[in-house]
Molecule: small-subunit ribosomal RNA
Organism: metagenome
RNA sequence: GAUCCUGGCUCAGGACGAACGCUGGCGGCGUGCCUAACACAUGCAAGCCGAACGAGGAUCGAGGUGCUUGCACCUUGAUUUCUAGUGGCGGACGGGUGUGUAACACGUGAGCAACCUGCCUCUUGGCGGGGGAUAGCCGGCCUAACGGCCGGGUAAUACCGCGUACUGCGCUAGAGCCGCAUGACUUUAGCGUGAAAGUGGCCGCGAGGUCACACCAAGAGAGGGGCUCGCGACCUAUCAGCUUGUUGGUGAGGUAACGGCUCACCAAGGCUACGACGGGUAGCUGGUCUGAGAGGAUGAUCAGCCACAUUGGGACUGAGAUACGGCCCAGACUCCUACGGGAGGCAGCAGUGGGGAAUAUUGCGCAAUGGCCGCAAGGCUGACGCAGCGACGCCGCGUGUGGGAUGACGGCCUUCGGGUUGUAAACCACUGUCAGGGGGGACGAAUACCCGGCCCUUAAUAAGGGAUCGGGGGUGACGGUACCCCCAGAGGAAGCACCGGCCAACUCCGUGCCAGCAGCCGCGGUAAUACGGGGGGGGCAAGCGUUGCUCGGAAUCAUUGGGCGUAAAGGGCUCGUAGGCGGCCUGUUAAGUUGGUUGUGAAAGCCCACGGCUUAACCGUGGAACUGCGACCAAAACUGGCGGGCUUGAGUGUGGGAGAGGAAAGUGGAAUUCCCAGUGUAGCGGUGAAAUGCGUAGAUAUUGGGAGGAACACCAGUGGCGAAGGCGACUUUCUGGACCACAACUGACGCUGAGGAGCGAAAGCGUGGGUAGCAAACAGGAUUAGAUACCCUGGUAGUCCACGCUGUAAACGUUGGGCACUUGGUGUGUCGGGUGUCGAUCCCUGACGUGCCGUAGCUAACGCGUUAAGUGCCCCGCCUGGGGAGUACGGUCGCAAGGCUGAAACUCAAAGGAAUUGACGGGGGCCCGCACAAGCGGUGGAGCAUGUGGUUUAAUUCGAUCAACGCGAAGAACCUUACCUGGAUUUGAACUGCAGUGGACCGUUCUGGAGACAGAACUUCCCUUCGGGGCUGCUGUGGAGGUGCUGCAUGGCUGUCGUCAGCUCGUGUCGUGAGAUGUUGGGUUAAGUCCCGCAACGAGCGCAACCCCUGUCCGUAGUUACCAUCAUUUAGUUGGGGACUCUACGGAGACUGCCGGUGAUAAACCGGAGGAAGGUGGGGAUGACGUCAAGUCAUCAUGGCCUUUAUGUCCAGGGCUACAUACGUGCUACAAUGGCCGGUACAAAGUGUUGCCAACCCGCGAGGGUGAGCUAAUCACAAAAAGCCGGUCUCAGCUCGGAUUGCAGUCUGCAACUCGACUGCAUGAAGUUGGAAUCGCUAGUAAUCGCGGAUCAGCAUGCCGCGGUGAAUACGUUCCCGGGCCUUGUACACACCGCCCGUCACAUCACGAAAGCUGGCUGUACUAGAAGUCGCUGAGCUAACCCUUUUGGGAGGCAGGUGCCGACGGUAUGGUUGGUGAUUGGGGUGAAGUCGUAACAAGGUA
Repeated sequence: GAUCCUGGCUCAGGACGAACGCUGGCGGCGUGCCUAACACAUGCAAGCCGAACGAGGAUCGAGGUGCUUGCACCUUGAUUUCUAGUGGCGGACGGGUGUGUAACACGUGAGCAACCUGCCUCUUGGCGGGGGAUAGCCGGCCUAACGGCCGGGUAAUACCGCGUACUGCGCUAGAGCCGCAUGACUUUAGCGUGAAAGUGGCCGCGAGGUCACACCAAGAGAGGGGCUCGCGACCUAUCAGCUUGUUGGUGAGGUAACGGCUCACCAAGGCUACGACGGGUAGCUGGUCUGAGAGGAUGAUCAGCCACAUUGGGACUGAGAUACGGCCCAGACUCCUACGGGAGGCAGCAGUGGGGAAUAUUGCGCAAUGGCCGCAAGGCUGACGCAGCGACGCCGCGUGUGGGAUGACGGCCUUCGGGUUGUAAACCACUGUCAGGGGGGACGAAUACCCGGCCCUUAAUAAGGGAUCGGGGGUGACGGUACCCCCAGAGGAAGCACCGGCCAACUCCGUGCCAGCAGCCGCGGUAAUACGGGGGGGGCAAGCGUUGCUCGGAAUCAUUGGGCGUAAAGGGCUCGUAGGCGGCCUGUUAAGUUGGUUGUGAAAGCCCACGGCUUAACCGUGGAACUGCGACCAAAACUGGCGGGCUUGAGUGUGGGAGAGGAAAGUGGAAUUCCCAGUGUAGCGGUGAAAUGCGUAGAUAUUGGGAGGAACACCAGUGGCGAAGGCGACUUUCUGGACCACAACUGACGCUGAGGAGCGAAAGCGUGGGUAGCAAACAGGAUUAGAUACCCUGGUAGUCCACGCUGUAAACGUUGGGCACUUGGUGUGUCGGGUGUCGAUCCCUGACGUGCCGUAGCUAACGCGUUAAGUGCCCCGCCUGGGGAGUACGGUCGCAAGGCUGAAACUCAAAGGAAUUGACGGGGGCCCGCACAAGCGGUGGAGCAUGUGGUUUAAUUCGAUCAACGCGAAGAACCUUACCUGGAUUUGAACUGCAGUGGACCGUUCUGGAGACAGAACUUCCCUUCGGGGCUGCUGUGGAGGUGCUGCAUGGCUGUCGUCAGCUCGUGUCGUGAGAUGUUGGGUUAAGUCCCGCAACGAGCGCAACCCCUGUCCGUAGUUACCAUCAUUUAGUUGGGGACUCUACGGAGACUGCCGGUGAUAAACCGGAGGAAGGUGGGGAUGACGUCAAGUCAUCAUGGCCUUUAUGUCCAGGGCUACAUACGUGCUACAAUGGCCGGUACAAAGUGUUGCCAACCCGCGAGGGUGAGCUAAUCACAAAAAGCCGGUCUCAGCUCGGAUUGCAGUCUGCAACUCGACUGCAUGAAGUUGGAAUCGCUAGUAAUCGCGGAUCAGCAUGCCGCGGUGAAUACGUUCCCGGGCCUUGUACACACCGCCCGUCACAUCACGAAAGCUGGCUGUACUAGAAGUCGCUGAGCUAACCCUUUUGGGAGGCAGGUGCCGACGGUAUGGUUGGUGAUUGGGGUGAAGUCGUAACAAGGUA
């Protein structure tokens, strides 16, 4: 890297009271402060009744008075009207909001035998007779205001007695009946007690009657409410105990009513692990969204319930309130004020400020629906009906339709051919929705009211009533709206995000890790489908995107529906409480369970059907559903309860044997150390090597004796025992458990086990002992860059004992306990049975334990596999991404160390398991290679040559790491040349198209100049079909040119691993898969070479062979080669020969073929024969799949980029040749195996006509002159050299060595200054064999000697070839290096030049601690105590009733006082939870910081 799994992160879908960005044609239906229950200006939102009452005003009419005759006043009347007041009903509804509330608040189902109920309905009965006040009003007074005081007088459906009264209520006594019950219901008798109100219409002289609406009592109903109970619905145990009116009782008070609701007394209870108490959060529900469902989330609009109304407290009134638009008090705030005091409450509808990402008009109307009042008319109604604003949502419609190819223009792309935009447009023919203009024009309206009939009522035909019939006539905010018709005309109406994968849609340009994108993965560092723009495309569409939130996907909390050996996860172990679960038979019950019936499960919503708006959204009607709860009936299998029985689970008993099971006491020998003594002498000890240490004061060694502590060799065994930890010498005592056999007893007595209790290695702690050895800390010695380590010498705690604490471990089988079931094989321990035996042994078999291997099955795989990780049941524990972190805080335990419990912020897009292929290992095995070793010669030292780094320079052109460095370069004085300086030039030095224009071009000479170049002079065309063409100069335009960049855009070529033996494929098989097998294994080979075996069988690229050279022979052919024989010559020179050599063409030969041995009888190996050659004979060519983003854009080619009077081109000069220095490769040496001199011998392979150059002459020489031959087996280069022979030198810086330098020359070349080679003379440096290190070579090799060639005018120590002379050594594979195969480990995969840890330093973020500082909530104690209820009092005040002597008294009441309670407060002290805090602590994060190297390989000390 790939794979499977685990596991988190992310996306695609739906939804929204949304917001934001861009855009915006119309309509319908919905919907709109989610934030500050923040503060509110202004207007409106609850009034009505004159048919309850008194009074007053207005209007109209009548009368009267005054009289200024049109005014004032008075009286009276009205189907008139208005106003405040008394009175009545309503203001407890409707409307708003969601603060509080975790509660009987809500939902659901029950109950009240413990209750209330105005208005409404029904029934029964009644409405008698009196009294005293009071507001308004009038008079007076106080006050800024609000408001208030005193006096006088007045009405009622206001208020108060009295009478009467049933089936009311209370008491007493009794009966019936019912109920689980306190008791309910019915009924009898007696006693006591409780009512009232009128107004209006009509009739009537009147009394009165009647009707309507009121009123009273009683009963019933409906609807509404109150109370109680079962069940249901949030988080937190880092809240575990809470509670004193608390729990109950008795009595009393209180309430509509039960009740500690309240009080007195008595008792001491009550709640809690099924979560009390505390903390946090939250209105609940029908529903809504999502989902296959189960669930999850949510509680806007609509509907039900609750709570609240500026904050807190309180009551009054009332049928109902503890009262949103009432009252009182206190607090905060706002406003007014004359400073004395007052007023206020939009969480009603609008609206304002503020907050906020964000949410509308200070609209119209009561026409409809509904509400309150009223007999009614009617009034009121920001409820409601409508309109307005907002694409906020849902739904519908439109922005045209058809034709139209030369596929127009333009744009974009392009391989330049074209493609695409695209029938799209233009153009032609149509249509007429919406918007616009004009005209018509609704439904919503009705039972109100009026008239007439009918019915009821009544004495009645008045009057009145009616849910009945007919007729009349009035009422519309919306709104001149919906809808309909006409007119004109394609005219006015399309955007938004996306296009790398997920995910549908691709190109160009710009940019160059910049700018930017990004939901995740990730894009961007010069070819970006990912950034920005253009074109094009796919997607939605009046919207489209983004953000937020939510469900889904997520089986990612798993009831449906997950897991825990190794991925996160089994508690260290046992006992055991609660709880959960539980054997066989039988009876009964009916709680669970099942069936049926029934009540309820509001409406709306969802679903279905039908219907109404043109459709849809929306709405109506009906159905279904509401999976729930209650009641009744039935069933009795299963679970449960109760009863009876059973024995197999469990236990007891009897008899046995095994065992390091536990505790205590005692005993033993070996060894170490120490002490004493003897022998004995110089070392011992220790290590990789050493040193510290011990030892001549006698060690170590050895012998004898003694002391002391600790541990128990052999036996000893994947043997035994124990729950685990753990247990190992022997004896004794005490003691636990398991097992086997027997089958006597009990009769389910069982399993598990939250909390709890006990046990619990080592280390550690406390007290006291003990201490031989060992040994943290510590010291010393080493090692090392360092070495606070590993190694060594010492050594203290500790290790040991007793008692106590700690309570943790990789406490592991990383596997909780129990029961049952499911093929086998083979060991072993203990007990038993059978057969057999004299006996040991052996064989078969049962039980319990303990191992290994394996079937099915399981598992991601590894593996597990009757000792399960298989198949099931029961119970417990635990897990939910990595890091932060087993940390912080809190609690608790501990003497401490620390343990248990156990988060969050923040951060990452992973972390992880198993297996696979590689790579790697200071892992293993096997095997190769001049890899080491064995040898020979070098390099590294010197001088020089050459290349490179570096430095220098105007430039020293460029490239090249092992695999660059005598390399590209087979040859830089100019040229080359790419570099530098300077001088020129701009269609250009060279190429090419078109247009225009001119003409030869070329060449020669001269002038200027460094030259390029410029100027002058001379000379000067061809073909033709007569149009022109070729060639060429100039101008213009396409465009050339570039050794400029990118070898990391490329082709080609090349290097390297490596001439290593490997690399793959098809089919089959195995594996979920990556992959494996084959290719591994046993042999063998140079070789994956061959043989054998094998779930493999074959095949390909490589190996080998085929090719070339060379080695032997043969055939053919003999010139320029050769010459044995014959002649000839100085000479194979010439005849001649075709034998030999040689040449160059073709063959032969070698194949482990033959023999022997070894081996599996194979492959093969070893030895031998023959042979010129023997096991690939020697050499070459030949380089598999691939690796190194290896090298080369400067050989060439080429994409892209850059440049275009220059980065092109031309020229001159310079540079590439520099030089304190470092490295590579070489040459020459240091000498005597040598130098020098003389003589002399033998090659091969090449090259040569702008060439090689013989011979001859000149020169010391380089060379020059002259000149034969040769286009070459013919001639030339050409002398081979080492060698051999002779001479000389004699160990020296030399007759070695030749650098350097001077002078003089030669040659090439336009030109040797920078900067050539060579020659001669002179000079004569370093160097005396080279440190660490390092290179080549295994035979015709190394070494050594010369020769040739390419390049080339000249220049060779380099390169490529050629031959001559010609060794040494290889035991062997331990080690170094490289490689191959197998195997093993791995946290590596950019693959060890890998990965990776911690401190420190810097930046930044969140968190903890902290002297404190400062808020919120809250407990306790005390203090103080508003309003107010209740109690007491009430000497002050007091109409109704009673008494009375008319004056008073009584009853009752009021003010006032006082007591209990009591809000906001105050003081003190706690708790809890926030904020902040100098400083401090660790943690996270951050391309290239520091130090080391801890881990991953045996990671170098596992």